RNA sequence: AGAGUUUGAUCCUGGCUCAGGAUGAACGCUGGCGGUAUGCUUAACACAUGCAAGUUGAACGAAGAUAUCUUUUAGGUAUCUAAGUAGCGGACGGGUGAGUAAUACGUAAGAACCUACUUUUUGGAAAUGGAUAACUGUUGGAAACGAUAGCUAAUACAAUAUAUAACUGAGAAGGUAAAAGCGAAAGCUGCCAAAAAAAGGGCUUACGCCUGAUUAGCUAGUUGGUGUGGUAAUAGCAUACCAAGGCUAUGAUCAGUAGCUGUUCUGAGAGGAUGAUCAGCCACAUUGGGACUGAGACACGGCCCAGACUCCUACGGGAGGCAGCAGUGAGGAAUUUUCCGCAAUGGGCGAAAGCCUGACGGAGCAAUACCGCGUGAAGGACGAAGGCCCAUGGGUCGUAAACUUCUUUUUUCAGAAAAGAAUAAUGACGGUAUCUGAAGAAUAAGCAUCGGCUAACUCUGUGCCAGCAGCCGCGGUAAGACAGAGGAUGCAAGCGUUAUCCGGAAUAAUUGGGCGUAAAGAGUCUGUAGGUUGUUUAAAAAGUAUUUUGUUAAAGAUUAGGGCUUAACUCUAGGAAUGCGGAAUAAACUUUUAGACUAGAGUAUGGUAGAGGCAAAGGGAAUUUCCGGUGAAGCGGUGAAAUGCGUAGAUAUCGGGAGGAACACCAAAGGCGAAAGCACUCUGCUGGGCCAUUACUGACACUGAGAGACGAAAGCGAGGGGAGCAAAUGGGAUUAGAUACCCCAGUAGUCCUCGCCGUAAACGAUGGAAACUAGAUGUUGGGUGUGUGAAAAGCAUUCAGUAUCGUAGCUAACGCGUUAAGUUUCCCGCCUGGGAAGUAUGCUCGCAAGAGUGAAACUCAAAGGAAUUGACGGGAACCCGCACAAUUGGUGGGGUACGUGGUUUAAUUCGAUGCAACGCGAAGAACCUUACCAGGAUUUGACAUGUCACUUAUAUAUUAGUUUAAUUUUUUAAUUUAAACUAAACUAAUAUAUGUAAAAAAAAGUGAACACAGGUGGUGCAUGGCUGUCGUCAGCUCGUGUCUUGAGAUAUUGGGUUAAGUCCCGCAACGAGCGCAACCCUUUUUUUGUAUUGCUUAAAAAUUUAAGGAAAUUCAAAAUACUGCCGGUGUUAAGCCGGAGGAAGGAAAGGAUGAGGUCAAGUCAGCAUGCCCCUUAUAUUCUGGGCGACACACGUGCUACAAUGGCCGGAACAAAGGGCAGCAAGUCUGCAAAGAUAAGCAAAUCUCAAAAAACCGGUCUCAGUUCGGAUUGUAGGCUGCAACUCGCCUGCAUGAAGGUGGAAUCAAUAGUAAUCGCAGGUCAGCCACACUGCGGUGAAUACGUGCCCGGGUUUUGUACACACCGCCCGUCACACCAUGGAAGUUGGCUAUGCCCAAAAUCAUUACCUUAACCAUAAAAAGGAGGGGGGUGCUUAAGGCAGAGUUGAUGACUAGGGUGAAGUCGUAACAAGGUAGCCGUACUGGAAGGUGCGGCUG
Repeated sequence: AGAGUUUGAUCCUGGCUCAGGAUGAACGCUGGCGGUAUGCUUAACACAUGCAAGUUGAACGAAGAUAUCUUUUAGGUAUCUAAGUAGCGGACGGGUGAGUAAUACGUAAGAACCUACUUUUUGGAAAUGGAUAACUGUUGGAAACGAUAGCUAAUACAAUAUAUAACUGAGAAGGUAAAAGCGAAAGCUGCCAAAAAAAGGGCUUACGCCUGAUUAGCUAGUUGGUGUGGUAAUAGCAUACCAAGGCUAUGAUCAGUAGCUGUUCUGAGAGGAUGAUCAGCCACAUUGGGACUGAGACACGGCCCAGACUCCUACGGGAGGCAGCAGUGAGGAAUUUUCCGCAAUGGGCGAAAGCCUGACGGAGCAAUACCGCGUGAAGGACGAAGGCCCAUGGGUCGUAAACUUCUUUUUUCAGAAAAGAAUAAUGACGGUAUCUGAAGAAUAAGCAUCGGCUAACUCUGUGCCAGCAGCCGCGGUAAGACAGAGGAUGCAAGCGUUAUCCGGAAUAAUUGGGCGUAAAGAGUCUGUAGGUUGUUUAAAAAGUAUUUUGUUAAAGAUUAGGGCUUAACUCUAGGAAUGCGGAAUAAACUUUUAGACUAGAGUAUGGUAGAGGCAAAGGGAAUUUCCGGUGAAGCGGUGAAAUGCGUAGAUAUCGGGAGGAACACCAAAGGCGAAAGCACUCUGCUGGGCCAUUACUGACACUGAGAGACGAAAGCGAGGGGAGCAAAUGGGAUUAGAUACCCCAGUAGUCCUCGCCGUAAACGAUGGAAACUAGAUGUUGGGUGUGUGAAAAGCAUUCAGUAUCGUAGCUAACGCGUUAAGUUUCCCGCCUGGGAAGUAUGCUCGCAAGAGUGAAACUCAAAGGAAUUGACGGGAACCCGCACAAUUGGUGGGGUACGUGGUUUAAUUCGAUGCAACGCGAAGAACCUUACCAGGAUUUGACAUGUCACUUAUAUAUUAGUUUAAUUUUUUAAUUUAAACUAAACUAAUAUAUGUAAAAAAAAGUGAACACAGGUGGUGCAUGGCUGUCGUCAGCUCGUGUCUUGAGAUAUUGGGUUAAGUCCCGCAACGAGCGCAACCCUUUUUUUGUAUUGCUUAAAAAUUUAAGGAAAUUCAAAAUACUGCCGGUGUUAAGCCGGAGGAAGGAAAGGAUGAGGUCAAGUCAGCAUGCCCCUUAUAUUCUGGGCGACACACGUGCUACAAUGGCCGGAACAAAGGGCAGCAAGUCUGCAAAGAUAAGCAAAUCUCAAAAAACCGGUCUCAGUUCGGAUUGUAGGCUGCAACUCGCCUGCAUGAAGGUGGAAUCAAUAGUAAUCGCAGGUCAGCCACACUGCGGUGAAUACGUGCCCGGGUUUUGUACACACCGCCCGUCACACCAUGGAAGUUGGCUAUGCCCAAAAUCAUUACCUUAACCAUAAAAAGGAGGGGGGUGCUUAAGGCAGAGUUGAUGACUAGGGUGAAGUCGUAACAAGGUAGCCGUACUGGAAGGUGCGGCUG
């Protein structure tokens, strides 16, 4: 410090996500040690048990126990102990954060107060009295706890005396105190009054202190005053009376949430978040209320009452409060021991010893956090074994291990042993830290990740499954993304995940953002509060600045040192703490006060333009309608029609009348107005602007939250009016439908008056004001100068408008550019991802329609702007092509052949499927082929390589044997048997000949085991190669330069031209490459050469000879054509048009040649090949079958339907090919296919071979025929082991459909179409009518580019980029999710009114009662005061009532979101096929349609 993610790519806007740090954390896996911290964030839920506040005998009496003394009883002394009276302390310490948005807290001030214990000072303590608890007796109760009679003490209680001072009071004056104890004593401790101090507390004020306006008004003791009461003290604190105030847009009231702060986390900072531990303050103590005591409480471990809950009970009544420390249950993702000690620090009491202290000091548990240490160190290569990978060579884990040597932090054992204690004793921690010795590498490594962000890569498995995922995304058979493994990377006693906060995020922008098109300028104006505000003088000193001062607790943070071995931790010192308060100074700026000025603003005066506004009057053209005339069949309307009007006279035309609405030309990027908006003419009334001149006022200004006014169209209410137009509606068309577009009608409405509504793409999508910053060109209204005899025009200049271009600058770009979107200032409005949604709800307004304000749940990772390249368009322009048109002939109908689909089948092997599959792979399926099916057989294999073992040359002859075949004989019913002979093959032996020096090697054969062979099995979507197609279309790119932020552009566009990106000219481009063209082949012409087997001539009958080189022919080599020449045209170009010559003329004709790319096009079955699969089978082999099936459909051919013909006869003319397992002449046989025989020819020699149409003659005469030949029967031939499934050919016989073919569709532009035959390859044969070639005969037509199809270039629009076979909208149906409404139901909270009213204070009381004082006194009675009871005011809880507010739930219902390949249409994006959109109204299954007005996006 950034990164990923919208796109085909780009820039921008904008959200989402990540990397960092942190935590009182939790969860998963793992876990050696120590130090220091921290540890119920949830139920302020309920709590068993123990402990957490006592102490004083030197305040007091009595009792008991023990010891002891004395003793007749009775006692004395000392110590100890429980309870009681009395004093002090239980208001501290400890816990929690429920409540509280201010009686809180923080900071800074203040005046009307209190203060036990402590400190200081002054003074005092005289003289008395009556009780009472304990205790004893009696007694009630289950208990808790009492009742009654009697005895007793005090530092308990009470009156009196004293009072300088304090207190009350204007004053006079009034009136208030005390306690003793201990000690042998000195004396000490305590007591009373007063004054001060310290420390603590109460009260008041200012400022600061969360969210909501869908909370706007709140307040009745409320605000103030007076009197009275009350308090420690001020005060409506309380009360009576008087006044009517007080708070609030600078946010009152209400609602929600929340303890506040020092701090803590984060951040560069400003800020944001936070309020555990520690520290300060506050509040609370089961819930609510209340007071008592006291210096202090309305009291956590006190009291009273009420409520809920728990416990005990003898049922009568009682007891209780862990938000103290431990601990339990519950809740929860989650948080510890029912530990030790008062040794230290601190607190209470005490004179002290001392007692008490879950405060505290410690230990225990927990990796919860931070910090530190360790899990060994050095050497050690045949780089061991093993794992993983592999190109099989090796690489890697890896010096890692083993092994050798060494060390001992840690661990274990043993021994020693603290400081902490300022103090004589006293140490929980603790036999702990620490030290010493010994043993032995011993006791000690995991977790996460490895597609990008983000450091780290391979194999195997899986196969859109299982799964992963923070975002983008991964997984559909070769996954670096899942799972496992190996390896690697990161951190490390931890590592990862989850949650939360800050950061990144300039993504709420003070620092530090924006608003033309991305979200965002209010429709416009006036104006209140507020904000801002010209020049100058003086004063003040509020802001501001400087200096100084008080405070800002400590801790923390920070700086420098110090202490624990280091660090964390901790100690000491310093600074800081930006804040608040006080004092002084300054006076530039802001501000305030007083004065002056004129440049802002305004007023007056003189001119001036204008559809500015309101009202009234007038005018003509046109539409419609009515009346009358003329006239006669149609009119009208459309893409075409129809509905409609018309013989009852329309339309048309002439004349006259009525009525309503709107105002042609002028007219313009022109004018006016705040905007909406404003247009015939004239008149009246009226607002504003501009220009000029000199006077006047003297900052009077700008903006403007609320507020007010105006505000198109549509719409609403009331009343008029109604010609035309026209939502709705009706009818006619169109259509699959047509609730539309088109047509015929037509009502609201449109018009006027009055009143509402208050919205528009109300747009310049651009708020208002002011200043500054190049120009050029138009135009409107003024002024000045010039111009003219006078005008006018023109020219120059200056104000004010309006428009185009453009510099700087700005902008993401487009663009803006003195009329800013430039540079600045002031004020207002508005925005913060898309959707849900301008919806719900609440409120305000409205007659209604609706308007204004205006969310959330949920959901997505985008939505969006500008520009770029493509693609596309029922956009535009230009151009080309048998693309159309023109012409010719076909296909589609019949029959048949072939191919395909489908069906069938054991199998009908497989592939090819729009053009670009379908007479295609297949240039030949009877077996084979063959891949398919059925049945048999083989298993190292039909084929290849390697290893091991064994064997071994060749030829001839003879002999023997085996097998097979033919012939003969025999035999038999019989090719039945037997024999003979001959031939062939094989085996063995022998002989001869040839070859080899030997060994090895090689080769061959047999056998064996294993590696392996083999696969037409899968994947053409893993591939190579090859091929098709756009398309023989003219395109496709590169380098350098230039332009743009960039994708990209330029070049390659433009003007001409071409078949062509062909060439020329121009140009920020200059060049180049692949394509085009040319080079190559064939045909056509000529020349030269050549001359056999060809040609010519002559002889002639044979494999003949001779001669020749004119023509023709063959081969070879050359030549020729280039717009070269002429004319015209064109830019003096490229080129085009015409002509000459020429065999050929503008590419002479044809072929080969196929750029970069597209279609995941085709092919794993030509071949090759990765991966997967089979291996006694998916391999190999044999026999038979199938690929030839057959209701049907399609494609490509053949043959026909006939007379331009069929048949018969006669008789001409080719080219190019093939031939030895071949072509075969000739001759003979056969009707023929063919057979027999056989010459020639490895070919310019022989042969296939006959060319056919054409031509000549004859016949047929328009018929299902002498057309047509399918089908079938029969007899034959040929090939071949084999012709049934399943071949071809021939003869004879049979003689089907078919009479030129619907919609539709194909090919062809010249030697072409059409027509006629010929040949070849494959091949035993052939299903060939196919395919590839060859020649013969030989046309028609092309005006032309409007249309169909395809293509090229330019331009335009785009919401498309898988690229229009695109994208995409709405209803309906289904599932899920969240939300709204809803008769209601049920809670919470708040306030109000009424009822009842506990405890308690206060007030009151002819009731009851009463030791101290008074008085009296013999006693009783009495007075003062007290207690009880009663009454009254206030009042908690409770009850009742209707409200307000906020939840939960609710039959049903509404819209929304998401989801798989559902249904209906096709609204939008292209002119999206009716341009779209905005507002409004009506209407329709739905998108939507239509009317009115507006916008251009």
This is a predicted structure of a 1497-nucleotide RNA (small-subunit ribosomal RNA) from a wastewater metagenome.
The sequence is in RNAcentral, with records from SILVA.